[in-house]
Context: one part of a larger RNA
Molecule: small-subunit ribosomal RNA, 3' major domain
Organism: metagenome
RNA sequence: UGACGGGGGCCCGCACAAGCGGUGGAGCAUGUGGUUUAAUUCGAGGCAACGCGAAGAACCUUACCCGGGUUUGACAUGCUCGUAGUAUCUGCCUGAAAGGGCGUGAGAUCCUCUCCCGAGGAAGCGAGCACAGGUGUUGCAUGGCUGUCGUCAGCUCGUGUCGUGAGAUGUUAGGUUAAGUCCUGUAACGAGCGAAACCCCUGCCCUUAGUUGCCAGCGGGUAAAGCCGGGCACUCUAGGGGGACUGCCGGUGUCAAACCGGAGGAAGGUGGGGAUGACGUCAAGUCAUCAUGGCCCUUACACCCGGGGCUGCAAACGUGCUACAAUGGCGGGUACAAAGCGUAGCGAACUCGCGAGAGGGAGCCAAUCGCAAAAAGCCCGUCCCAGUUCGGAUCGGAGGCUGCAAUUCGCCUCCGUGAAGUUGGAAUCGCUAGUAAUCGCGGAUCAGCCACGCCGCGGUGAAUAUGUUCCUGAGCCUUGUACA
Numbered sequence: 001u002g003a004c005g006g007g008g009g010c011c012c013g014c015a016c017a018a019g020c021g022g023u024g025g026a027g028c029a030u031g032u033g034g035u036u037u038a039a040u041u042c043g044a045g046g047c048a049a050c051g052c053g054a055a056g057a058a059c060c061u062u063a064c065c066c067g068g069g070u071u072u073g074a075c076a077u078g079c080u081c082g083u084a085g086u087a088u089c090u091g092c093c094u095g096a097a098a099g100g101g102c103g104u105g106a107g108a109u110c111c112u113c114u115c116c117c118g119a120g121g122a123a124g125c126g127a128g129c130a131c132a133g134g135u136g137u138u139g140c141a142u143g144g145c146u147g148u149c150g151u152c153a154g155c156u157c158g159u160g161u162c163g164u165g166a167g168a169u170g171u172u173a174g175g176u177u178a179a180g181u182c183c184u185g186u187a188a189c190g191a192g193c194g195a196a197a198c199c200c201c202u203g204c205c206c207u208u209a210g211u212u213g214c215c216a217g218c219g220g221g222u223a224a225a226g227c228c229g230g231g232c233a234c235u236c237u238a239g240g241g242g243g244a245c246u247g248c249c250g251g252u253g254u255c256a257a258a259c260c261g262g263a264g265g266a267a268g269g270u271g272g273g274g275a276u277g278a279c280g281u282c283a284a285g286u287c288a289u290c291a292u293g294g295c296c297c298u299u300a301c302a303c304c305c306g307g308g309g310c311u312g313c314a315a316a317c318g319u320g321c322u323a324c325a326a327u328g329g330c331g332g333g334u335a336c337a338a339a340g341c342g343u344a345g346c347g348a349a350c351u352c353g354c355g356a357g358a359g360g361g362a363g364c365c366a367a368u369c370g371c372a373a374a375a376a377g378c379c380c381g382u383c384c385c386a387g388u389u390c391g392g393a394u395c396g397g398a399g400g401c402u403g404c405a406a407u408u409c410g411c412c413u414c415c416g417u418g419a420a421g422u423u424g425g426a427a428u429c430g431c432u433a434g435u436a437a438u439c440g441c442g443g444a445u446c447a448g449c450c451a452c453g454c455c456g457c458g459g460u461g462a463a464u465a466u467g468u469u470c471c472u473g474a475g476c477c478u479u480g481u482a483c484a
Stems, first nucleotide, its partner, number of pairs: 001484002003481003007478004012473002015468002019431005026322007034313002042053002064308007073131001077130007088106002091102004109122005133297002136295003142291002144286003147282001149280001154193006160169003173184003199274004204242007213232001218229003245268001248262005324424001328383007340371003345364002350359003390421001395416007437460007
């Protein structure tokens, strides 16, 4: 100087407390350990691995296993030789395919020399050589990228001063803040990286613009409808601008910083949300995104193909979904979103089918058409507390769709079947407001989908916070230390 302490002081955070809803019990989905297996490819391992890499494992993917095959190789560059009936297209045999074998016909392109014939070269193909190739190994040889403490308020430097020196000071103190934020004091005076601000979305207003919006005011028109003429007022869209700064008033405070209350205002003290992550820590993670040193394989640890596996299942753990019901289930009727996506696509009306879906093709490269119905909600009816009209697992049957192909191993529909489950032990998680809870909608990946995942969007919309003794993590000062 640090680190640590069941030392002290100050202080903060959904850390506790106060509340609301879960997990832990059930069934299923998914990941993992384990076990099994010819293989169940590999990685990730307290927080910070376990719906994680995987934003799509039937084949492919695929790295694994079994079997069949190739050896200058699926791919790159260079050299030598060969090759105009060359490249390319095409047939047959064998085979599961890959591959192997044998042929037929058609049949090119570019450059140079030359009148032409022809010659040489390029490209391509073949033979050979040098090499390719490796998801083989080392993340404790590395780059890059990332997690984490933590959006915590810290981490440092120059000069000066003090100390023999390591080092200290500044950065401590008194206030204050979300903040090393600011003020005052001060052997310090300044500065940098962080904090804040600058950026994006959102909340109010103005303006510009009008193939969306509007009977707002007019005319026409309908069973109805911005449907038509017409118009940019409003809504909206998307460009520009304004607006909030403790600016104003009162109080407190050291004449300060600031805090408390108030006015005005759409908004008030960082308005709400996002992006943004200091010096560093964990030899943290990744050699399987990629790149890369060393080591290793080279008729195989490379490459191609068929099939299988990654989906195996006694029990165990994590994360979720659906429930156990009446604030509910079922039937009928009826409203109101936002954000997205669409041409190898979205696909309307209409017809068929109980339905999944099929036929059909209008319109749309989309504020114009479509996906599309939002759901919870509201109204009416029914059930009457029961393992039920709760719950939907499991199993049987019949179908639909995608795809070369759904047996291992897809999703969906209909009929039947109707399991566990009556609110979950010890323990444990999230959340402070448009939040929790609850309800649906969309997207990426994607032929399809094991999505209940993930990332977004809006609808309805709470309770509680006395407080900082305790648990936990962090910050500053101080103290002890036999630790570095």